[in-house]
Context: one part of a larger RNA
RNA sequence: GAAUGAACGCUGGCGGCGUGCUUAACACAUGCAAGUCGCACGAGAACGCUUCAGCUUGCUGAAGUUAGUAAAGUGGCGCACGGGUGAGUAACACGUGGAUAACCUACCUAAGGUUCUGGAACAACAUUGCGAAAGCGAUGCUAAUACCGGAUGAAAUGUAUUUCUCUUCGGAGGUUUACAUGAAAGAGUGCCUCUAUUUAUAAGCAUUUGACAUUAGAUGGGUCCGCGGAUCAUUAGCUUGUUGGUGGGGUAAUGGCCUACCAAGGCGACGAUGAUUAGCUGGUCUGAGAGGAUGAUCAGCCACACUGGAACUGACACACGGUCCAGACUCCUACGGGAGGCAGCAGUGAGGAAUUUUGCGCAAUGGGCGAAAGCCUGACGCAGCAACGCCGCGUGAGUGAAGAAGGCUCUUGGGUCGUAAAGCUCUGUCAACAGGGAAGAAACAGUUUGUGGUUAAUAGCUGCAAGCCUUGACGGUACCUGUGAAGGAAGCACCGGCUAACUCCGUGCCAGCAGCCGCGGUAACACGGGGGGUGCAAGCGUUAUUC
Numbered sequence: 001g002a003a004u005g006a007a008c009g010c011u012g013g014c015g016g017c018g019u020g021c022u023u024a025a026c027a028c029a030u031g032c033a034a035g036u037c038g039c040a041c042g043a044g045a046a047c048g049c050u051u052c053a054g055c056u057u058g059c060u061g062a063a064g065u066u067a068g069u070a071a072a073g074u075g076g077c078g079c080a081c082g083g084g085u086g087a088g089u090a091a092c093a094c095g096u097g098g099a100u101a102a103c104c105u106a107c108c109u110a111a112g113g114u115u116c117u118g119g120a121a122c123a124a125c126a127u128u129g130c131g132a133a134a135g136c137g138a139u140g141c142u143a144a145u146a147c148c149g150g151a152u153g154a155a156a157u158g159u160a161u162u163u164c165u166c167u168u169c170g171g172a173g174g175u176u177u178a179c180a181u182g183a184a185a186g187a188g189u190g191c192c193u194c195u196a197u198u199u200a201u202a203a204g205c206a207u208u209u210g211a212c213a214u215u216a217g218a219u220g221g222g223u224c225c226g227c228g229g230a231u232c233a234u235u236a237g238c239u240u241g242u243u244g245g246u247g248g249g250g251u252a253a254u255g256g257c258c259u260a261c262c263a264a265g266g267c268g269a270c271g272a273u274g275a276u277u278a279g280c281u282g283g284u285c286u287g288a289g290a291g292g293a294u295g296a297u298c299a300g301c302c303a304c305a306c307u308g309g310a311a312c313u314g315a316c317a318c319a320c321g322g323u324c325c326a327g328a329c330u331c332c333u334a335c336g337g338g339a340g341g342c343a344g345c346a347g348u349g350a351g352g353a354a355u356u357u358u359g360c361g362c363a364a365u366g367g368g369c370g371a372a373a374g375c376c377u378g379a380c381g382c383a384g385c386a387a388c389g390c391c392g393c394g395u396g397a398g399u400g401a402a403g404a405a406g407g408c409u410c411u412u413g414g415g416u417c418g419u420a421a422a423g424c425u426c427u428g429u430c431a432a433c434a435g436g437g438a439a440g441a442a443a444c445a446g447u448u449u450g451u452g453g454u455u456a457a458u459a460g461c462u463g464c465a466a467g468c469c470u471u472g473a474c475g476g477u478a479c480c481u482g483u484g485a486a487g488g489a490a491g492c493a494c495c496g497g498c499u500a501a502c503u504c505c506g507u508g509c510c511a512g513c514a515g516c517c518g519c520g521g522u523a524a525c526a527c528g529g530g531g532g533g534u535g536c537a538a539g540c541g542u543u544a545u546u547c
Stems, first nucleotide, its partner, number of pairs: 001547004006543005013393006019386002021351001026349003030346003035077003040074002048065008084304003094228007103221002108217004113212003116150004125140006156181005163174004186209006195202003230276003237267003242264008279301004283294004306327005329340004357383001359382003365379001366377004396426004406417004430488001432483005440474001446468009491536005496517003502531005512519002
């Protein structure tokens, strides 16, 4: 000099864009942060309103409506994403380059194929039992795209077999045949051409969407390897599933991953083992660079979710707002037993020099579910607080010498603050008030018209185009215009040398200053105050840290 997620002191006008628990991975009150689908399924209220009946005249009952709505249940998909934190980890965790002929991949895309036929349950519900509660049980009924049989299966998988191509010589891909394994689910809409009853339905037709098996793609992931990036040798030896082999098991998959047996290996001064510290990277800061330091925000990867362990479900988890066990802590309890997990967003206490609102909205972008309308979304978009940072603007401009008054100084002539002020002439940024007032919105859906496809069809469904309609949290915000008015807006540090900037008074090795050298013991440019000056400026200094 530059820099910081900074803090402290003094001071403080406005705006834009960013940033904001670096400490206790300490404990958490309260609210919200993951739901959705009735076009999978069975069932299905109430309040209220209307009408009627009875009569004890303000109550009872019935029907309709509310409404196939709410809430609950079965089922599907999602909950493994998104969001947080950096405790652990010196490791194939990360970065980079490869391998997978050792693997998986829900939703999505493409291709061709299939979607046949039966059955038994369990919730909800009803009746009922136990319990303070959390909750648990018994009996009975019921549906499905829930569950379970059977059929088919030229695809797939396995075994055997035939042959071709490639090969890292381990195998891989294709081809022929046989045997074995082994799949599914319907729902919405419309129509009567065919068939059956008959004049509108279906076991029919059409269409949309789903289901199943397979292949290929896309996306995402698993595993393995080369190389690279901390400190300590005042850590020198370490290792028994250890190193390798064979058989078996396990996994989507290789492998001591696990197991039985066999062999006795394996690593290490090119630093094993141990200890300490640490998430890694793109980057960031500094520097001419080489380097050094660092890893907040943003992006990629990893790890974790009160502590430790375990599996279940599932395409994916050994799962932050799932389950089970153990532990610590907190809470409820009828003492028998239960409930909980903010390192999600706000917020509270504690710790600390120190870090914000228990805000608004799903309008946009993105995500989940849904055919769609839509619902959910503390992701996100916005607003609030904080000079925490960067950037921009303002606090006025011109003129004005009787160089006013006043302060300071003085050799008493003066000098200086100083064109500074006042005065005069202007301007109107910002702030204030008033008026107007955006872009961010394009879609989806609906509707109208035209047109293409399917079809028996002018129905329905579907593709395309055009028109109309609808949607804004921010926010009456940005911006524009007007009104009046210099009015509301300057401080902080320093002045001995380094280092830009000097004098007076007070003090008298005292009080004090100080980054280094050093000042102060009676004329202190170094302490304290005044005047003057220098530097930066809505900031200026100090402290801490890095180069």

Predicted 3D model of a 547-nucleotide part of an RNA (small-subunit ribosomal RNA, 5' domain) from an uncultured prokaryote. Model confidence (mean pLDDT): 84 of 100. Its Rfam family is "Bacterial small subunit ribosomal RNA". Gene Ontology terms of the family: structural constituent of ribosome and ribosome.